[in-house]
RNA sequence: CGAGCCGGCCCGGCGGCCGCGUCGGGGUCUCGAGAGGGAUCCCGCCGAGGAACGUCCGGGCUCCGCAGGGCAGGGUGGUAGGUAACACCUACCUGGGGUGACCCACGGGAAAGUGCCACAGAAAACAAACCGCCGGCGGUGCAAGCCGCCGGUAAGGGUGAAACGGUGGUGUAAGAGACCACCAGCGCCCAGGGUGACCUGGGCGGCUAGGUAAACCCCACCCGGAGCAAGGUCAAGAGGGGCCGCCACGGUGGCCCUGCGCGGACGACUGAGGGCGGCCCGCCCGAGUCCGCGGGUAGACCGCUGGAGACCGGUGGUGACACCGGCCCUAGAUGGAUGGUCGCCACCCCCGCCGCCGCGAGGCGCGGGGGGACAGAACCCGGCGUAUGACCGACUCGUCCG
Numbered sequence: 001c002g003a004g005c006c007g008g009c010c011c012g013g014c015g016g017c018c019g020c021g022u023c024g025g026g027g028u029c030u031c032g033a034g035a036g037g038g039a040u041c042c043c044g045c046c047g048a049g050g051a052a053c054g055u056c057c058g059g060g061c062u063c064c065g066c067a068g069g070g071c072a073g074g075g076u077g078g079u080a081g082g083u084a085a086c087a088c089c090u091a092c093c094u095g096g097g098g099u100g101a102c103c104c105a106c107g108g109g110a111a112a113g114u115g116c117c118a119c120a121g122a123a124a125a126c127a128a129a130c131c132g133c134c135g136g137c138g139g140u141g142c143a144a145g146c147c148g149c150c151g152g153u154a155a156g157g158g159u160g161a162a163a164c165g166g167u168g169g170u171g172u173a174a175g176a177g178a179c180c181a182c183c184a185g186c187g188c189c190c191a192g193g194g195u196g197a198c199c200u201g202g203g204c205g206g207c208u209a210g211g212u213a214a215a216c217c218c219c220a221c222c223c224g225g226a227g228c229a230a231g232g233u234c235a236a237g238a239g240g241g242g243c244c245g246c247c248a249c250g251g252u253g254g255c256c257c258u259g260c261g262c263g264g265a266c267g268a269c270u271g272a273g274g275g276c277g278g279c280c281c282g283c284c285c286g287a288g289u290c291c292g293c294g295g296g297u298a299g300a301c302c303g304c305u306g307g308a309g310a311c312c313g314g315u316g317g318u319g320a321c322a323c324c325g326g327c328c329c330u331a332g333a334u335g336g337a338u339g340g341u342c343g344c345c346a347c348c349c350c351c352g353c354c355g356c357c358g359c360g361a362g363g364c365g366c367g368g369g370g371g372g373a374c375a376g377a378a379c380c381c382g383g384c385g386u387a388u389g390a391c392c393g394a395c396u397c398g399u400c401c402g
Base pairs, nucleotide, nucleotide: 001398002397003396004395006393007392008391010389012345013344014343015342016341017340018339020047021046023044024043025042026041027040028039029038030037031036049374053385054384056383057382058381059380060379061227062226063225064224068281069280070279071278073223074222075221076220077219078092079091080090081089082088093107094105095104096103097102108218109217113216114215115212116211117210130157131156132153133152134151135150136149137148138147139146140145165183166182167181168180169179170178184208186205187204188203189202190201191200192199193198231302232301233300234299239258240257241256242255243254244253245252246251260294261293262292263291264290265289266288273285274284275283309328311326312325313324314323315322316321347371348370349369350368351367352366354365355364356363357362
């Protein structure tokens, strides 16, 4: 220098002008008896992210009666740990990839059962005879051989992602774990090591077992539902009722209470309906529930941001992480703010018949031009995934210079 691999860090700075939102202070106008509210202007503080994103997992929080048993359903899947929890993270095991740094695994069970295995191929799973090889019979031929039929054979060829262990030998008409030796692999048992997944060694067995579980299924463990439009408070409201005042007796105004009208179905202990999301049992609540049509309200506040929080140091641990101490906190909008523009500086890239240093690869400077990504909170956290600009460091491989 090139290629790669792992990790860290930042999302430019300062100033001027214009603009936006929450909060605090103040002025003016306005509503109101007042408390206070509204509009507008000025000043001040603060004002997005590493992914705020996708909403894919897990939790907090809120409500549903704090949610019993069984079936069904869903999820997870090497082992040990971490965590509030997880499908996340860490360490290790096994298998695989890479020369290497290192990376990947949707990693329980296929000798419990069922299903499936495209195309090609004779045959795709209690195997299979297309070619070949071998035997017998028949025909033909002088003969070698050729043709046909019956049978044996999985050693050889061919097809395929995959063809029912491999090599050598015995054996045979030809062959075959039919038999033997070695090797691979499988099951069981024993010993040793490890918390464990598992590893190492020994013995025995039958000679061999295809793949697929993100197909059904089996095994182990886990799982109540809905979501901040959760949920709560206040106001308003159509219609109805009551009281008071006025009146030309037709009405009308004010205050208070309730929270609308019409139709239909089912039901009130012979129990509708609900808790309970799918079903059954069991338990509990229970007088209203459901549907259709018409009409009204459509606003304010709380929840709402300080939390499994960030940073620094120490201790324990291989690590994820935990504990202790110190220190610091600064968005909360609701048609939804966090922006625009100009100047200077910094960063990156390109160009130069420019200058300096170096033997050289190259480095530094000067001048000119250009560029800055992905994307934006909406109850809050922990993850995962995806998008994306620059910089820095460790390590690996290759090449070159000294």